[in-house]
RNA sequence: GGGGCUAUAGCGCAGUUGGGAGCGCGCUUGAAUGGCAUUCAAGAGGUCGUGGGUUCGAAUCCCACUAGCUCCA
Numbered sequence: 001g002g003g004g005c006u007a008u009a010g011c012g013c014a015g016u017u018g019g020g021a022g023c024g025c026g027c028u029u030g031a032a033u034g035g036c037a038u039u040c041a042a043g044a045g046g047u048c049g050u051g052g053g054u055u056c057g058a059a060u061c062c063c064a065c066u067a068g069c070u071c072c073a
Base pairs, nucleotide, nucleotide: 001072002071003070004069005068006067007066010025011024012023013022019056027043028042029041030040031039032038049065050064051063052062053061
């Protein structure tokens, strides 16, 4: 220098006709127990990497950029 992959909740990850933002763990509150562990119920937590474009509508399609991983030279 060129190619590919990844970026979604604190952590690990889903998300296919383009229209509801989700799962597990963790966290908070309550109940069960004498207490802990544990179980159950409820809840909080998101600029969907950034900026543009297309579209009635974008996490999803297109372009550029940023960061990380990787391959070639």
The RNA shown here (transfer RNA) has 73 nucleotides and comes from a Syntrophomonadaceae bacterium. Its mean pLDDT, the model's own confidence on a scale to 100, is 82. The source organism's lineage runs through Bacteria, Bacillati, Bacillota, Eubacteriales and Syntrophomonadaceae. Its Rfam family is "tRNA". By type it is a transfer RNA. It was read from a public genome assembly.